[in-house]
Context: one part of a larger RNA
């Protein structure tokens, strides 16, 4: 390589949009490149196969045949794939009415709460733990009222609820903007799926440059446990966490499950839209979202119309453990690192 596989054993690329590439509805007609049939012609000898035969047999040898699955050339057939030219409409879009929605971006705003600052009231503790102690407090603390400032988050509502391609997104208003979804007609007429390279976003934590810094809070300092305690458990803190601008490019980036159509038993909640029944309600159609199950699938767990069932197409990865996601090399990167990716050797 063939295979055979990828929930959880080795193996789905973190997500998308999209280049080449692969691969693509229905029909008419032509052409004949693939493809198919027929004849020619060539595919050296040996070799291999089959039959004779020759050495005492066999290994050898000789000899006819077949075969050399190939390559060309001439007719020829037209299902299918293909190329052209026409036409359809069910994929695909596109218009029209409505519809939900924490989906994205930027200003504005509100309350509670927490901390600090001032003032009044008041006096001896407070806080903190398993216990306690450092720690604040008579220079007036905690407590409690009033008033100021400040930053980051938005209690309830809140729901296996919504919404986004994923990472995410959650007080409130406005203002700009993407997707989806249902109902109707009309148009467009294969415009589809997928997608190496490539391009964009991308939790947290870092990294630069300016800000902001209440609360928390790596390091870091004490107390405190212990045999020891460079932890865990108290008190206090600097990066940081938050804004702007650019960088990294990684996660258990998980549904550990690519994306696309098509089909394959049902019950039962919930989001949104439609529509039918005269109705509290109850039936249906479509989209998402959970649960439990039939065929059926799995080594079992379990999956089961949101498949891990049944096919097609296309990408992307596995191929015994260690070594090693390492070491050279290249590419990125301010750096921290990232991507790519081995061998000897050993079981």
């Nucleotide at each position: 390589u063939u295979g055979g596989g990828u929930g959880u054993a080795a193996a789905g690329g973190g997500u998308a949009u999209g280049u080449a590439g692969g691969c693509g509805u229905u029909u008419u007609a032509a052409c004949a490149a693939g493809u198919c049939c027929u004849g020619g012609u060539u595919g050296a000898a040996a070799u291999c196969c089959u039959u004779c035969g020759g050495c005492u047999u066999a290994a050898c040898c000789g000899a006819a045949g077949a075969a050399c699955u190939g390559g060309u050339c001439a007719g020829g057939a037209a299902a299918c794939u293909g190329u052209u030219a026409g036409a359809a409409u069910u994929g695909a879009g596109u218009u029209u009415g409505g519809g939900a929605g924490a989906g994205g971006a930027g200003a504005a705003c509100g309350g509670a709460a927490u901390u600090c600052c001032c003032g009044g009231u008041g006096u001896a503790a407070g806080g903190g733990u398993g216990a306690a102690a450092u720690c604040u407090g008579u220079a007036g603390a905690u407590a409690u009222c009033g008033g100021g400032a400040a930053g980051a988050a938005c209690a309830c509502c809140a729901g296996u609820g919504g919404c986004g391609a994923a990472g995410g997104c959650g007080g409130u208003u406005c203002u700009c903007u993407g997707g989806c979804c249902c109902g109707a007609u009309a148009c467009u007429g294969a415009c589809g799926c997928u997608g190496a390279u490539a391009u964009a976003c991308g939790a947290a934590a870092g990294c630069u440059a300016g800000g902001g810094g209440a609360g928390c809070g790596a390091a870091c300092a004490g107390g405190a446990u212990u045999a020891g305690a460079u932890a865990c458990c108290c008190u206090g803190g600097u990066a940081g966490u938050c804004c702007u601008a650019g960088c990294c490019g990684u996660a258990a980036a998980c549904g550990a499950u690519g994306g696309a159509c098509a089909c394959u038993a049902g019950g039962u909640g919930u989001g949104u839209c439609c529509g039918c029944c005269u109705g509290a309600g109850g039936c249906g159609g479509a989209u998402g979202u959970g649960c439990c199950g039939a065929a059926g699938c799995u080594u079992a767990c379990g999956c089961a119309u949101u498949a891990a069932g049944u096919g097609u197409c296309c990408c992307a990865c596995c191929u015994g453990g260690g070594g090693a996601g390492u070491a050279c090399g290249u590419c990125g990167g301010c750096a921290a690192c990232g991507a790519u990716g081995a061998a000897a050797c050993u079981c």
About this RNA: Small-subunit ribosomal RNA, central domain from a Dehalococcoidales bacterium, 347 nucleotides, folded computationally. Model confidence (mean pLDDT): 89 of 100.